RNA sequence: UUGACGGAGAGUUUGAUCCUGGCUCAGGAUGAACGCUGGCGGCGUGCCUAACACAUGCAAGUCGAACGGUGGCUGAUUUCGGUUGGUCACAGUGGCGCACGGGUGAGUAACACGUAGCUAACCUGCCCUGGAGAGCGGGAUAACUGUGGGAAACCAGAGCUAAUACCGCAUAAGCUCACGCCACGCAGAGGGGUGUGAGAAAAGGGGAAACCCGCUUCAGGAUGGGGCUGCGGCCCAUCAGCUAGUUGGUGGGGUAACGGCCUACCAAGGCGACGACGGGUAGGGGGCCUGAGAGGGUGGUCCCCCACACUGGGACUGAGACACGGCCCAGACUCCUACGGGAGGCAGCAGUGAGGGAUAUUGGUCAAUGGGCGCAAGCCUGAACCAGCGACGCCGCGUGGGUGAAGAAGGCCUUCGGGUCGUAAAGCCCUUUUCUGUGUGACGAGCGAGGACGGUAGCACAGGAAUAAGCGUCGGCUAACUACGUGCCAGCAGCCGCGGUAAAACGUAGGACGCGAGCGUUAUCCGGAGUUACUGGGCGUAAAGGGCGUGCAGGCGGCUCUUUAAGUUGGGCGUGAAAGCUCUGGGCUAAACCUGGAGAGGUCGUCCGAUACUGGAGAGCUAGAGUGUGGUAGAGGGGUGUGGAAUUCCGGGUGUAGUGGUGAAAUGCGUAGAUAUCCGGAGGAACACCGGUGGCGAAGGCGGCACCCUGGGCCACAACUGACGCUCAGACGCGACAGCACGGGGAGCGAACGGGAUUAGAAACCCCGGUAGUCCGUGCCGUAAACGAUGUGCACUCGGUGUUCUGGCAGGGAAGCCUGCUGGAGUGCCUUAGCUAACGCGGUAAGUGCACCGCCUGGGGAGUACGGUCGCAAGGCUAAAACUCAAAGGAAUUGACGGGGGCCCGCACAAGCAGCGGAGCGUGUGGUUUAAUUCGAGGCUACACGAAGAACCUUACCUGGGUUUGACAUAGCGUCGGACGAAGCCGAAAGGCGGAGGGCCGCAAGGCGGCGCUACAGGUGCUGCAUGGCUGUCGUCAGCUCGUGUCGUGAGAUGUUCGGUUAAGUCCGAAAACGAGCGCAACCCUCGGCUUUAGUUACAGGUGUCUAAAGCGACUGCCCGUGACAAACGGGAGGAAGGUGGGGAUGACGUCAAGUCAGCAUGGCCUUGAUAUCCAGGGCUACACACACGCUACAAUGGCCGGUACAAUAGGUAGCGAAGCCGCGAGGUAGAGCCAAUCCAGGAAAGCCGGUCGUAGUUCGGAUUGCAGGCUGCAACUCGCCUGCAUGAAGCCGGAGUUGCUAGUAACCGCAGGUCAGCUAUACUGCGGUGAAUACGUUCCCGGGCCUUGUACACACCGCCCGUCACGUCAUGGGAGCUGGUCACGCCUGAAGUCGGGAGGCUAACCGCAAGGGGGCUACCGCCGAGGGCAGGGCCGGUGACUGGGACGAAGUCGUAACAAGGUAGCUGUAGCGGAAGCUGCGGCUGGAUCACCUCCUUU
Repeated sequence: UUGACGGAGAGUUUGAUCCUGGCUCAGGAUGAACGCUGGCGGCGUGCCUAACACAUGCAAGUCGAACGGUGGCUGAUUUCGGUUGGUCACAGUGGCGCACGGGUGAGUAACACGUAGCUAACCUGCCCUGGAGAGCGGGAUAACUGUGGGAAACCAGAGCUAAUACCGCAUAAGCUCACGCCACGCAGAGGGGUGUGAGAAAAGGGGAAACCCGCUUCAGGAUGGGGCUGCGGCCCAUCAGCUAGUUGGUGGGGUAACGGCCUACCAAGGCGACGACGGGUAGGGGGCCUGAGAGGGUGGUCCCCCACACUGGGACUGAGACACGGCCCAGACUCCUACGGGAGGCAGCAGUGAGGGAUAUUGGUCAAUGGGCGCAAGCCUGAACCAGCGACGCCGCGUGGGUGAAGAAGGCCUUCGGGUCGUAAAGCCCUUUUCUGUGUGACGAGCGAGGACGGUAGCACAGGAAUAAGCGUCGGCUAACUACGUGCCAGCAGCCGCGGUAAAACGUAGGACGCGAGCGUUAUCCGGAGUUACUGGGCGUAAAGGGCGUGCAGGCGGCUCUUUAAGUUGGGCGUGAAAGCUCUGGGCUAAACCUGGAGAGGUCGUCCGAUACUGGAGAGCUAGAGUGUGGUAGAGGGGUGUGGAAUUCCGGGUGUAGUGGUGAAAUGCGUAGAUAUCCGGAGGAACACCGGUGGCGAAGGCGGCACCCUGGGCCACAACUGACGCUCAGACGCGACAGCACGGGGAGCGAACGGGAUUAGAAACCCCGGUAGUCCGUGCCGUAAACGAUGUGCACUCGGUGUUCUGGCAGGGAAGCCUGCUGGAGUGCCUUAGCUAACGCGGUAAGUGCACCGCCUGGGGAGUACGGUCGCAAGGCUAAAACUCAAAGGAAUUGACGGGGGCCCGCACAAGCAGCGGAGCGUGUGGUUUAAUUCGAGGCUACACGAAGAACCUUACCUGGGUUUGACAUAGCGUCGGACGAAGCCGAAAGGCGGAGGGCCGCAAGGCGGCGCUACAGGUGCUGCAUGGCUGUCGUCAGCUCGUGUCGUGAGAUGUUCGGUUAAGUCCGAAAACGAGCGCAACCCUCGGCUUUAGUUACAGGUGUCUAAAGCGACUGCCCGUGACAAACGGGAGGAAGGUGGGGAUGACGUCAAGUCAGCAUGGCCUUGAUAUCCAGGGCUACACACACGCUACAAUGGCCGGUACAAUAGGUAGCGAAGCCGCGAGGUAGAGCCAAUCCAGGAAAGCCGGUCGUAGUUCGGAUUGCAGGCUGCAACUCGCCUGCAUGAAGCCGGAGUUGCUAGUAACCGCAGGUCAGCUAUACUGCGGUGAAUACGUUCCCGGGCCUUGUACACACCGCCCGUCACGUCAUGGGAGCUGGUCACGCCUGAAGUCGGGAGGCUAACCGCAAGGGGGCUACCGCCGAGGGCAGGGCCGGUGACUGGGACGAAGUCGUAACAAGGUAGCUGUAGCGGAAGCUGCGGCUGGAUCACCUCCUUU
């Protein structure tokens, strides 16, 4: 440089963030199954469950050219008795085969498998090659015949017969055995050669013949097999020790063969943390799936190997078996039976039942390929080849193509305009894969015939768009959205999560997206998951460093040289079967599929090289390590003594009434003399000051002083050894406190316990007592927040500053010693780089590396159960699972909160004044009542609030009576002059009936009006949690934000913090910020001073007051002081007014799902002869009560009587209404004046002057009630106001508590107005009159602002949250036991059978004349032995009254433990106690807030 290959993430913890961490998803795969759907073809594939049981058929036979025979057919011959042929078939004898092929995966953790080797320790039928050979004899037996038994299966005995069946003898090249010899070779040998001796063979058949097929023996080959070995591949250590044929030897046996394979004897070995033994699981491999790879998972189809054949045992035959379709025995099961006895083994192919979510035909053919037998023809072959069934998988094809806008109809949506399905359809033109019909018709077979598949594939012609589309999804992940229905229901859901009336998440529809003869779901595996990390992770706080040390094994190891060549590395050779995989050709139209070639694939074997590094061997070195010498500091450890202070107790003295204790008390102690105080004594425990982020120790830990014994460190020197080192599983030792055992001791303290308080309770906190214990000796225990939450060792890597010990140098000093510089060892702090999620760490690393050990893998269950082990016990160590959750966590951020801190405001408190809470009354609310008492408002921020005015009306409520296009709007259509309707009648009214009367305009269409019909009206019906608008509140509090920049991975921070100052984020200064916006302030209105202008009104005129318009005036501007030379503050001058002059309007970002659908508007829902509308009456006014806001009082600062003075705001024509007159009065009459600075209401009141009352329920107070009047109104009964007379209630200043107000304010006094016919106004809104007190101050209460701190809160403390108890569900431990499985041991019994014995019985071949012998068989005996029985045991399950805890479950009970100093800081080990959380004691930790102090650091 080129080429090839090549790794993607997302959702979910939070208010948000980063990290840790789990869960989940997207991909691929399958022998699949299920749901919906389904046109065709090719190639594959199909009991994963019950190695469960099997009806029926078939799956291994063949050879007549081994043999005797039987039967059929057919010759020749014949003495008709036969004889002899040919041919076809057959049971039997005999041969070969049946050990292959086919099935299955139970068992097996093993030399079973894989791979590489060994076999000098072996076998091998048929086949091939070569050598040698086949001579002579013999005796039987099946078939068959006849007899007998039996239901059958079958059997017994008698007689005949053949062979390539069986036997004897001969021969022996070679073979075997015994004994010698030789060389080679070797780790070891049974291998090779040779000599002597002994021993062992044979079969014939066919053919006219040639010859062919066989037979015997030896050697070789080939093939197949047996055996042995190295290495490799599962889980559990809660299996740690196992082993008697066990390990070895000798003799013997056995085998094809080695061997403890078997046996007798001898020895006492063998295996194991590199995992023996035991338990669980499992056929192994080639491969297959996944993955970037490394890996992980898997072993179905195909190939190789193994194992098995109903279960267990056994042998026989054979070249080969301990034998799937052979035998024997035992067992279970099934079948037959004449009950005596028999038969059977589909894990062969089909098929059946069963099991199961689930897996096919009782098919065809030997045509091909292959196998057995045969000389062959051939026979057999459920091997095989084909066909059938199943979308089970892979691959391919099709369901049409073109054109077609009136964008049809129809569906869906709609803002009603339209959009969309959609060129989609129809229509027109075209094609024929597929389909149907007809015709033709293969390859597969080299030669002649012969093809199951198959009249199949293919080909040709014809017909006609004809026969052919579904499934899933559409909240995010994840591609695709609307409508309706439903209303935490029904349902969905992989995770997060949807559904409680507007659901893109449920159901349906339309549309869309994805894939497509399929699509989804479920199950399983890999991936994503770097989430077990070899590649490739971590452990201060997230899970994770062992409490500490010593140290064996193990792992790792300084410098130099030599050697070796195990690791390492290069090359050659061998092997890694085929299939598969990759590449590349070829064949089916292509693909799937099939096929040729090449390649890849091992931690493998072997040979030859290399030698840097590691290892082995040898020799050396001194830098690691250690020794030595000289110093040195120290609460290092053990022991023995000893000292003083203090507490308590005892004795005595003085002394008298208390003392003690607490927030306050009480229990307690004390007149029997306490406490206090003095003297004396006793006893135990602990050692003030010094004392210090000082020292020592491995850790735990160690503190008066002296002595004895003793460990370690450090410094200096550089003499000695010469790698002796580091780490460390197991092991061993040490190990605070509490606790245990025994014996002492016991002053103080003090679990438990008793008492007193506190409290709702108080099993606590506080107080008074007090036992174990704390102390000592000896022995256990072995745990802690045993912490730096940080393993040990070594090396390397900027600086600064303390402190302890110890060297060197310099200076000072008489000296102890002090100071500076510079080394070593410790111990603190701040920091660079770097690291870290951040916090932080930073030469004492949490940086950079190396070595070794320990530990972690989501939360809960649980450091629990079971098991093991240790302990006297308490308990320790080791350590799961079911089940359950979608998180649990770390650090940091912003808020909020704190019975945290600092600073600062506010009538917040305090200081004052007047009240409320008590009384009566008014009003509102709750409650209750009612036919109805309409509705809303609900702490502050509802309650004289909506309502600025309910007798009817209002009015929404109730009762009753009516109306139905309607009381009201719009539109269309139709219709009317007899619709309608005065009077009148009925009626409570609405309304109904109703004789008279009966239109108006009009250019003549029509309009107005009425009626009818259709659309529609109407609703104070619901939802303020669907909304607009408006409003309340925090709060007129000083805050809330943005842009850019900077800092931080980020949320976010900075700015806005800090020092001052202000009413203020007001201003100044500082400052990584610089600016800006909304707020503050100012601008606006009003009152106060002045000026100017104007003059309706005024008192007749002028000025002026006044009225109302414009302007001036105040800005910390001036002076002094304080302050930082600032901002500002304090004081002063001037001024009507002074530091915001008083008052008002004005309300930031936001909070409370705050309030209002009943003011209005409005989405949705509901209603339509009623939830609409009209009317009458009633109700909203009820009344045992409770609360809220007020009025009037309780009196003398007063009441009453008389006299008398002074306002302002505001209102008035359906109005205000004067004078005069009448009435005690309310009022009446009257009507002047006034559309208002003109007239009216209109007399202000408190005040002032005078009088009276004299402390009394009164000459206070006026409720209540009676009578008589007035006014408004259609109408005052329910239910108005006013007047007069009479009546004269409670009440004598108000409990706990609570409200307002800081100056023209509070308080007191009256006046006006709105609403309104009238009024229940004491309310509300304004107006003026009189006119105070007090504020030391910010500790406390309430609210708020800023900074800071803690937090487990974020719905934000009205938060969160713990435990018992009760209920339900689930899984689980213990449990008297009951029960099942499995495993081995002991004893008894013991089938078949091999082996051994074998006296009795039987016996053709050989020997012998014979008797007999040899040999064989058998009964019988013995060893072993499956199974059975008895007994105890190990392991694993099921079940179990009862019992233990655990998990989960919208609204149960008790408390309040924890999170803020959580109200007693919390946590912790241990011990005691308690309903429960928990409390208390002892020791420990900070992962404790706050304040103060000390030390160190940073800056000056």
Small-subunit ribosomal RNA from a Pseudomonadota bacterium, 1500 nucleotides, folded computationally. The prediction has a mean pLDDT of 84. The RNAcentral record of the sequence draws on ENA.